[in-house]
Context: one part of a larger RNA
RNA sequence: ACGCUGGCGGCGUGCAUGAGACAUGCAAGUCGAACGGACAGUCGAGGCUUGCCUUGACUGUUAGUGGCGGACGGCUGAGUAACGCGUAGGUGACCUGCCCCGAAGUGGGGAAUAACUGCCCGAAAGGGUGGCUAAUACCGCAUGUGCCGGUGCGUUCAUUCGCACCAGCAAAGCCGCAAGGCGCUUCGGGAGGGGCCUGCGUCCGAUUAGCUCGUUGGUGGGGUAACGGCUCACCAAGGCGACGAUCGGUAGGUGGUCUGAGAGGACGAUCACCCAGACUGGGACUGAGACACGGCCCAGACUCCUACGGGAGGCAGCAGUCGGGAAUUUUGCGCAAUGGGCGAAAGCCUGACGCAGCAACGCCGCGUGAGGGAUGAAGGCCUUCGGGUUGUAAACCUCUUUUCUCAGGGACGAUAAUGACGGUACCUGAGGAAUAAGCCACGGCUAACUACGUGCCAGCAGCCGCGGUAAUACGUAGGUGGCGAGCGUUGUCC
Repeated sequence: ACGCUGGCGGCGUGCAUGAGACAUGCAAGUCGAACGGACAGUCGAGGCUUGCCUUGACUGUUAGUGGCGGACGGCUGAGUAACGCGUAGGUGACCUGCCCCGAAGUGGGGAAUAACUGCCCGAAAGGGUGGCUAAUACCGCAUGUGCCGGUGCGUUCAUUCGCACCAGCAAAGCCGCAAGGCGCUUCGGGAGGGGCCUGCGUCCGAUUAGCUCGUUGGUGGGGUAACGGCUCACCAAGGCGACGAUCGGUAGGUGGUCUGAGAGGACGAUCACCCAGACUGGGACUGAGACACGGCCCAGACUCCUACGGGAGGCAGCAGUCGGGAAUUUUGCGCAAUGGGCGAAAGCCUGACGCAGCAACGCCGCGUGAGGGAUGAAGGCCUUCGGGUUGUAAACCUCUUUUCUCAGGGACGAUAAUGACGGUACCUGAGGAAUAAGCCACGGCUAACUACGUGCCAGCAGCCGCGGUAAUACGUAGGUGGCGAGCGUUGUCC
């Protein structure tokens, strides 16, 4: 998984196949205490044509600019036999937003631009142009604790450290009556995270024996956070291989899981760590971090919209649909908890997560009653017709109430408030044996036998083998054995 059957609970698990295609909804936002507007409301002032105009304060909402997050979390296993993973190290060759500790600073200016508004183009998606404006957006100047670079001297194994000089490089404000708080800039250290390098280990095939030209090394330039043929120019001719190179096949790796006395063998679901991928192929941009699943650009296949000019899309997120398949669930509830993002906070977002639903898919537990009851009732089956058996089984009597139904109470999880789960778990009371048993086998292996039907037919079968007129082997019945909410079959591993 399939067939038959099916009462309950707890805890788990649930597309292994087409990395096939996807309707619909949701899955990443947040900050008005960075900024200028717009809109709405409340209150006030002025004007008057008394319900409008101008203006101020406050509150709320917010498209846009700006900041942080979208590199986490979630999914999948296609590719990859590789420093990918595992383990032990190295980095004197490196980076690190937010967080923590320490040192210093935060002065004074400028030019724009979205929003808005006028006009225009387009079916749409969108776009162009003129004008206005703000900032924690952008750009000069100053200062320079320091940092980076250069030169000199000393020092070191060192481009290490120290000193001197020269050149270069900072900043942003917001809230608050205030105190102050949150930020910003430069530098040093830390924590956590990462990049790179190395030893060893890591499937099958020799019916794959030779492979290689950026190939192997050097010099120099470029590039990177950083070493490096990483890249390029030139020079040399090297480098790998029976200790299995190259090629082909297969495969994500590990902690672990299954099995086994162990050694080992097989596997890598769930959970955890690492890697890789995000329609297919390629590319960079932004950024502390990506070459970025729900960002951008190009090409391709596919789907959709179109006014035919042109546009839009990417479920290997959660549900769900079609398809494939022996086969795998709800278009559920909630942010109450845990955790994450943003925010000063209130809070907002969170298909992560917590729960519920479905499925005997797995493990475990419980129940379908207990005691008594022989004229051994009836019925069934067998029979040598005497009887035997079903069988204390039933009826009947007594008892119990796990479960079930109804009623009442009712949590922990939440240190003050806040509970999706849930009126759930659990407790109490009432009722009534009441709601609850099947499946397979019975020739030997292998535990359990008779009758009838059939007649090498129909059929059985894991192996040996049964069946051609008395079949314990086929079919049915009675009986018996085994296991039991399961039982049997098939596949697979030890």

Predicted 3D model of a 494-nucleotide part of an RNA (small-subunit ribosomal RNA, 5' domain) from an uncultured Chloroflexota bacterium.
RNAcentral holds the full RNA, with entries from Greengenes.